[in-house]
RNA sequence: CUCCGAACGGGCAAACCCGGAGCAAUCCGGGGACGCAAAGCUACGGGGCCACGUUGAGCGUGGCCAGCCGGGCUGCCGAAG
Numbered sequence: 001c002u003c004c005g006a007a008c009g010g011g012c013a014a015a016c017c018c019g020g021a022g023c024a025a026u027c028c029g030g031g032g033a034c035g036c037a038a039a040g041c042u043a044c045g046g047g048g049c050c051a052c053g054u055u056g057a058g059c060g061u062g063g064c065c066a067g068c069c070g071g072g073c074u075g076c077c078g079a080a081g
Base pairs, nucleotide, nucleotide: 003081011036012035016031017030018029019028020027021026034067040073041072042071044070045069046068047065048064049063050062051061052060053059054058
């Protein structure tokens, strides 16, 4: 240094509640923990949701979701072996 991986430490924070932003999806702050080893970052592919337009189905445009699934980038602790 690498593989492996026990423990310890640290990290994030669903629902819900309060305050704020937004037409909305949703987001931000505080509380709160269902969970998470990438629940860190990224809308590239699929998917979902919202708004507007249009429509017979649907489609188009813009937006939102990374805690829906993939992909990409980065990455904490570390005993024995």

c-di-GMP-I-UAU riboswitch aptamer from an Armatimonadota bacterium, 81 nucleotides, folded computationally. It was read from a public genome assembly, where an Rfam model found it. Lineage of the source: Bacteria > Bacillati > Armatimonadota. It matches the Rfam family "c-di-GMP-I-UAU riboswitch aptamer". Rfam links the family to the GO term cyclic-di-GMP binding.